[in-house]
Molecule: Guanidine-I riboswitch aptamer
Organism: Paenibacillus monticola
RNA sequence: AAAACAGUUUACUAGGGUUCCGCCUGACAACAGGGACAGGUCCGAGAGUAAACCACAGAGCGUAUUUCGAUACUCCUGUGACACGGAGGGAUAAAAACCCGGGAGAU
Repeated sequence: AAAACAGUUUACUAGGGUUCCGCCUGACAACAGGGACAGGUCCGAGAGUAAACCACAGAGCGUAUUUCGAUACUCCUGUGACACGGAGGGAUAAAAACCCGGGAGAU
């Protein structure tokens, strides 16, 4: 000094808070307060999981086309690796392993 748009979506988990519900407290129905409440709703991973799609590679059956070399489609198998990481800021009710961000930096 250089070093990848390293695929997309969905569901879930680790994790996260407190709008709503529940729970607790206030005599407590209304109402108020509480996440130094395990929970339901909710948010949620590049470096977590799974599935579907997608990309690439390979073999064969079948079908279609064929200049007879092959090509296309379907089905099947395989691969999709690696990945230490702040501070600070942002969104939402709020927070976070969310987003800035496979960023700065480290190596």